[in-house]
Context: one part of a larger RNA
RNA sequence: CCCUUGUUAAGGAACUCGGCAAAAUGACCCCGUAACUUAGGGAUAAGGGGUGCCGCCGCGAGGCGGUUGCAGAGAAACGGCCCAAGCGACUGUUUACCAAAAACACAGGUCCCUGCUAAGUCGUAAGACGACGUAUAGGGGCUGACGCCUGCCCAGUGCCGGAAGGUUAAGGGGAGGAGUUAGGCGUAAGCCAAAGCUUCGAACUUAAGCCCCGGUAAACGGCGGCCGUAACUAUAACGGUCCUAAGGUAGCGAAAUUCCUUGUCGGGUAAGUUCCGACCUGCACGAAAGGCGUAACGAUUUGGGCACUGUCUCAACCAUGGACCCG
Numbered sequence: 001c002c003c004u005u006g007u008u009a010a011g012g013a014a015c016u017c018g019g020c021a022a023a024a025u026g027a028c029c030c031c032g033u034a035a036c037u038u039a040g041g042g043a044u045a046a047g048g049g050g051u052g053c054c055g056c057c058g059c060g061a062g063g064c065g066g067u068u069g070c071a072g073a074g075a076a077a078c079g080g081c082c083c084a085a086g087c088g089a090c091u092g093u094u095u096a097c098c099a100a101a102a103a104c105a106c107a108g109g110u111c112c113c114u115g116c117u118a119a120g121u122c123g124u125a126a127g128a129c130g131a132c133g134u135a136u137a138g139g140g141g142c143u144g145a146c147g148c149c150u151g152c153c154c155a156g157u158g159c160c161g162g163a164a165g166g167u168u169a170a171g172g173g174g175a176g177g178a179g180u181u182a183g184g185c186g187u188a189a190g191c192c193a194a195a196g197c198u199u200c201g202a203a204c205u206u207a208a209g210c211c212c213c214g215g216u217a218a219a220c221g222g223c224g225g226c227c228g229u230a231a232c233u234a235u236a237a238c239g240g241u242c243c244u245a246a247g248g249u250a251g252c253g254a255a256a257u258u259c260c261u262u263g264u265c266g267g268g269u270a271a272g273u274u275c276c277g278a279c280c281u282g283c284a285c286g287a288a289a290g291g292c293g294u295a296a297c298g299a300u301u302u303g304g305g306c307a308c309u310g311u312c313u314c315a316a317c318c319a320u321g322g323a324c325c326c327g
Base pairs, nucleotide, nucleotide: 001322002321004319006317007316008315010313011312014311019308028050029049030048031047036041038145052067053066054065055064056063057062080306081305082304083303084302085301086300087298088297092104093103108143109142110141111140112139113138114137120129121128122127146293147292148291149290151223152222153221156220157219158216159215160214161213162212165211166210167209171205172204176200177199178198179197180196183192184191185190224242225241226240227239228238251285252282263279264278265277266276267275
């Protein structure tokens, strides 16, 4: 000096990103216990008190009496507590070896598919699962307890339905064309050319699809701009105009979302880029990629307080084992 451990005057978070670590709390009994609440809970809430020893009674828990000593009592094991917010309802699950979470799951909600040889999945197939189930069932997507709710847009994309018209494949069909040449013509080069063969091939017929018509957003998605206006000023209930498929409703809002920003005001502090309550100028919230609340729950995140302490002011000493020195 290091590891591990113990103690410490006065102060008590001044340490630090942050009370990290440590300290403190702790068992049993008695008293007592708030907001809020889904009436179960919250709750061991919080907070306070008792505990030795001896005798008697009692199975015991305990009761009664006594006693001084003590200010302490129980050997160990053995919760620190409270307040305010964020997120997720909850118990669960997870990155085997840096992440346990506000991520995943979850009951519940909703949409779509599936009538049974089901849909779907695995397999080349046979076959199997689904299921020895049958729509109160099974598969898939999204959302995620509960409460109050979930607005407008179907123009685009997707899906569903429709079938009059347009387009359209193979097949059918074969109008017509081309090549070849028996033959004919010609002095010749060459020209014409039946049948057959070969090869193109129009009209017409014709499915789904696409075009077309309609529906559908808890399908993918989307949800405006400029200008003016009230007898202080400011603001604009109001008006004008352009564009759109429709122009963001309720609720929430500097938010796990706010750039400007430490926005502004209020609270808490002597002092607060964090925190809480408000405001609304939402760079760039918003309604099942759900919106807003919410008791309970959480090794969750943020802020505050009490208690407590060597975290610190500021360091000291003891112990065990190392390091180091000698043999």

This is a predicted structure of a 327-nucleotide part of an RNA (large-subunit ribosomal RNA, domain IV) from a fermentation metagenome.